[in-house]
RNA sequence: UCGUGCUAGAUGGGGAGUUGGCGGUGCCCUGCACCCGCAAUCCGCCAUAGCGGGGUUGAACUCCUUCUCGAGGUACGGCUCUUUGGGACUGCGGUCGUAACGUGGUGUUGAAAUCUGGGUCCUGUGCGGCGGGUAACUGUGAAUCGGGUCAGGACCGGAAGGUAGCAGCCCUAAGCGGCACUUCUCGGGUGUCACGGGGAAGCCCAGGUGGAGCUAACGGGCGGUCGAAAGCUGGAGGGCCUGUAUCGACAGAGGGUGCACGG
Numbered sequence: 001u002c003g004u005g006c007u008a009g010a011u012g013g014g015g016a017g018u019u020g021g022c023g024g025u026g027c028c029c030u031g032c033a034c035c036c037g038c039a040a041u042c043c044g045c046c047a048u049a050g051c052g053g054g055g056u057u058g059a060a061c062u063c064c065u066u067c068u069c070g071a072g073g074u075a076c077g078g079c080u081c082u083u084u085g086g087g088a089c090u091g092c093g094g095u096c097g098u099a100a101c102g103u104g105g106u107g108u109u110g111a112a113a114u115c116u117g118g119g120u121c122c123u124g125u126g127c128g129g130c131g132g133g134u135a136a137c138u139g140u141g142a143a144u145c146g147g148g149u150c151a152g153g154a155c156c157g158g159a160a161g162g163u164a165g166c167a168g169c170c171c172u173a174a175g176c177g178g179c180a181c182u183u184c185u186c187g188g189g190u191g192u193c194a195c196g197g198g199g200a201a202g203c204c205c206a207g208g209u210g211g212a213g214c215u216a217a218c219g220g221g222c223g224g225u226c227g228a229a230a231g232c233u234g235g236a237g238g239g240c241c242u243g244u245a246u247c248g249a250c251a252g253a254g255g256g257u258g259c260a261c262g263g
Stems, first nucleotide, its partner, number of pairs: 001263006009057003012030004020046005034054005063256006072247005077241010089231002092227007101219003104215003113209008121198006127191002130187004135182001137178004146171004154163003
C1' cells in the first nucleotide's frame, strides 16, 4: 500500500413542554431519515439515564471532535391595535360656595358703617263700600169655613118690616213677589279713607353723621360635589421588532479514530 473478515460506532438531529432529572411517545422546526412491540389520569430509565427483538452499514461522503454560519423555538423587553372594567392622578364639562387678581357696573350729584322717622307686618275703633236679614213702602192675595156693601133670588110675617146671604165690586190676614231712597241689625280674603296700640330681624323710602369704597355679571384663582373617560391604570386578545439573553437543526471548514489474517 492492496485485499478479505471483524469490532467500537452509525442507522437522524434540535426547540418548547413534561419531569427531581434524562430519553421516548404527542406538538413545532429542520428536511427525507431501517423494521416490529410499548407509552399522557403516560412509558422506560438514573449521570454509561428509552427498553425489548430483528436487519443494514462499518474505520470514513458516512463515526468522534473543534470552529463558523444560522432556519426555528423560548424567556424578557419595546412599539402598536382591539376589547372589557376603574375613576387615585393630569386635563375637560356642569353645578354650588369662597376670596376679590383682571374686565364690567355703581359711588364725591356721596360708598361702607351707624343713627332717627315712616312704610311693609299684627291688632282695635270709626266711616265708606259690598253682601245677608228686618222694618218701612208697594203689587198681588180667600168658591165656602175673613170683613164691608150685598142686585137678583131665598126664608119669616096678613102687612109694616126683619133675617141669612150667592155672584159682582171694595178691603184685608197668612203667604208670594217688587223696590232698595230710608230704619235697625249681622258678616268679610272689603278700602289710594281717618284715628289709636304693638312691632324681633330683614327690606324699601326720607333725613342726619361719615368721607371711599361697594358689587360679584364675565374671565381667572381656590374648595366641595356630579359627569364623561382623552391621557393614566387593572384584565383579556391580536400584530410587529434589523432589541437582549438562551437553546440551536441544516450546511461549511479543520482535526482525530481500530483488530486479525494474507499478498
Annotation:
Bacterial large signal recognition particle RNA from a Chloroflexota bacterium, 263 nucleotides, folded computationally. Its Rfam family is "Bacterial large signal recognition particle RNA". Rfam classes the family as a non-coding RNA gene. The source organism's lineage runs through Bacteria, Bacillati and Chloroflexota. The gene name in the source record is ffs. The prediction has a mean pLDDT of 76. RNAcentral holds the sequence, with entries from ENA.